[in-house]
Context: one part of a larger RNA
RNA sequence: GGAUGAACACUAGCAACAUGCUUAACACAUGAAAGUUAGACGGGAAGUGGUGUUUCCAGUGGCAGACGGGUUAGUAACGCGUAAUAACCUGCCCUUGGGAGGGGAAAAACAGUUGGAAACGGCUGCUAAUACCCAAUAGGUUGAGGAGAAAAAGGAGGAAUCCACCCAAGGAGGGGCUCGCGUCUGAUUAGUUAGUUGGCGAGGCAACAACUUACCAAGGCAACGAUUAGUAGCUGGUCCGAGUGGAUGAUCAGCCACACUGGGACUGAGACACGACCCAGAAUCCUAUGGGAGGUAGCAGUGGGGAAUUUUCUGCAAUGGGAGAAAGCUUGACGGAGUAAUGAUGCAUGAAAGCAGAAAGCCCACUGAUCAUGAAAUUCUUUUCUCGGAGAAGAAAACUGACAGUAUCUGAGGAAUAAGCAUCGACUAACUCUAUGCUAGUAGUCACAGUAAGAUAGAGGAUGCAAGCGUUAUCU
Numbered sequence: 001g002g003a004u005g006a007a008c009a010c011u012a013g014c015a016a017c018a019u020g021c022u023u024a025a026c027a028c029a030u031g032a033a034a035g036u037u038a039g040a041c042g043g044g045a046a047g048u049g050g051u052g053u054u055u056c057c058a059g060u061g062g063c064a065g066a067c068g069g070g071u072u073a074g075u076a077a078c079g080c081g082u083a084a085u086a087a088c089c090u091g092c093c094c095u096u097g098g099g100a101g102g103g104g105a106a107a108a109a110c111a112g113u114u115g116g117a118a119a120c121g122g123c124u125g126c127u128a129a130u131a132c133c134c135a136a137u138a139g140g141u142u143g144a145g146g147a148g149a150a151a152a153a154g155g156a157g158g159a160a161u162c163c164a165c166c167c168a169a170g171g172a173g174g175g176g177c178u179c180g181c182g183u184c185u186g187a188u189u190a191g192u193u194a195g196u197u198g199g200c201g202a203g204g205c206a207a208c209a210a211c212u213u214a215c216c217a218a219g220g221c222a223a224c225g226a227u228u229a230g231u232a233g234c235u236g237g238u239c240c241g242a243g244u245g246g247a248u249g250a251u252c253a254g255c256c257a258c259a260c261u262g263g264g265a266c267u268g269a270g271a272c273a274c275g276a277c278c279c280a281g282a283a284u285c286c287u288a289u290g291g292g293a294g295g296u297a298g299c300a301g302u303g304g305g306g307a308a309u310u311u312u313c314u315g316c317a318a319u320g321g322g323a324g325a326a327a328g329c330u331u332g333a334c335g336g337a338g339u340a341a342u343g344a345u346g347c348a349u350g351a352a353a354g355c356a357g358a359a360a361g362c363c364c365a366c367u368g369a370u371c372a373u374g375a376a377a378u379u380c381u382u383u384u385c386u387c388g389g390a391g392a393a394g395a396a397a398a399c400u401g402a403c404a405g406u407a408u409c410u411g412a413g414g415a416a417u418a419a420g421c422a423u424c425g426a427c428u429a430a431c432u433c434u435a436u437g438c439u440a441g442u443a444g445u446c447a448c449a450g451u452a453a454g455a456u457a458g459a460g461g462a463u464g465c466a467a468g469c470g471u472u473a474u475c476u
Base pairs, nucleotide, nucleotide: 001476002475003474004473006472007471008470010468013347014346015345017343018342019340020339021305026303027302028301030300031299035063036062037061040060041059043057044056045055046054070258071257079183080182081181082180084178088175089174090173093171094170095169096168097167098166099165102134103133104132110125111124112123113122114121115120154163155162156161184230185229186228191221192220193219196218197217198216199215201213202212203211233255234254235253236252237248238247239246240245260281261280262279263278264277284293285292286291311337313336314335315334319333320331321330322329350380351379352378361370363368385413386412387411388410389409390408394403420465421464422463423462424461425446426445427444431460432459433458434457435456441448442447
């Protein structure tokens, strides 16, 4: 010099864009962040004079909730990056070929009764289904002596047809597993390992495998740094540098890990599951003391910590996701607004002209010099600003706009609303006076100040940058 998710002092006009708990993975009041489906199903209610149509609701069933969003605690590891590989799985989606024929039993809701402070239950009875079960049939699997296991569902419509269902094959996208190489520091850490390393049998998994287990062998790793200790999410990238390289991993994107702490499984195509379940623990809350409830590292917000980091806003109009035949629903993802000079960019704080070289200030050799064309006075302009009028694109054939009466256009007004900060001994651009008198103080280094201080403080002047400027911290 450059840079920053910065902070602090002083100062501050505008716009569009970006960014904003780096500290306590500390504790959390309140709201809301995952629903949808009545065209799977029985029932209840509203409404209507009645039927029909319509609307709403708890429950059974389906799909989603494993995505999206957050955080970086752990992890030095096949975690990540890169290049490969074989022993695998895959809901929804696409393509292809087949199929859907026959029966049955129940349990919610509901009704009755009953326990409890509550959370939540118990018993008896009734019932539907795309919920559940049975035998039949098919491809297929193991096996080579038989045999064993094993599918399906309907709904809407007048119909055509559409949407679902079962089996098989392929694809796309997704995922699991394995391997070569690369991936911080310490030897004042030198030995380490016992399911440890390998073989065989068995089990297990979607799949390979000591993954698990019985027996057998004694191996495996290591100065090319094992083990141990410390630190750390990794990468694309970002900053500095001519480059070799050094530092870093906020925002955005990819991958991993985690969800109060520890452990566990269930369901499912997929989880050992942030807003699911069970157990234990810590702290918190309710309680009738018998027992219960919750988990912001989702969005806002609060306390605390800290030098330090925003609104308990708006809308599903757009993009995307979920469920649905669709309409419509839902979405703190997302789109926006708000807030902070936190950053980088652009614009403004007026322009022209003006010598009586104005007043005041300051310096002085007392003649004058400087501030200084600077001000005023004169002429002009209106970016901004104030007040009116019109008013978008973003929306797709039509309907549908949060932003927003915003951007933009236009009329009127009037220089009107807008400059600071640091420095001036050398490095380093910029100098004098007064005060002080080794005091008060300055200081990045050298150093300055002890009665004429260009170095302290004030003033005048000057220099640099400018809506900023200077300091501090860190990297280069």